This is a predicted structure of a 132-nucleotide RNA (c-di-AMP riboswitch aptamer (ydaO/yuaA leader)) from a soil metagenome. Its mean pLDDT, the model's own confidence on a scale to 100, is 77. RNAcentral holds the sequence, with entries from MGnify.
[in-house]
RNA sequence: UGCCGAGUCCUUGACUAGAUGUCAGGGACCGGGGGACCCGAGUUGUUGGGGCGAAUCUCGCGAUCUCGCGAGAAGCGCAGGCUCUUUCAGCGCUAGCCCGUCAGCUAACCCCGGAGGCCGACGAAAGAGGAU
Numbered sequence: 001u002g003c004c005g006a007g008u009c010c011u012u013g014a015c016u017a018g019a020u021g022u023c024a025g026g027g028a029c030c031g032g033g034g035g036a037c038c039c040g041a042g043u044u045g046u047u048g049g050g051g052c053g054a055a056u057c058u059c060g061c062g063a064u065c066u067c068g069c070g071a072g073a074a075g076c077g078c079a080g081g082c083u084c085u086u087u088c089a090g091c092g093c094u095a096g097c098c099c100g101u102c103a104g105c106u107a108a109c110c111c112c113g114g115a116g117g118c119c120g121a122c123g124a125a126a127g128a129g130g131a132u
Stems, first nucleotide, its partner, number of pairs: 002118003008028008029114006039104001048102001049099004056073007075093004082129007
């Protein structure tokens, strides 16, 4: 100066010498889950099932179940640095966690979260908007 991500903004009170700090509230906004009719599905009974998330699947080899490596498909992210969309090329990711036998969709309604972690000196083209 920027990036991934919902993970931002405002405000009240208390603590403190003071605060941009800490704690307890409120509001806005962003994100997620549960939950009818109708519709959909036949579903589950350890071969459980389900949720957040891009993070799944197939093949091959190795291997002590777990797992490791390689390739491919699908998905996701990044960069002449104002934003968005698309194409080609390039680089990278494809984790982790949670519910607890239970949940399709779903109006009203109910509940929950607003964290954490990072980067480099940077391709080409088209369109729309904005700014100067």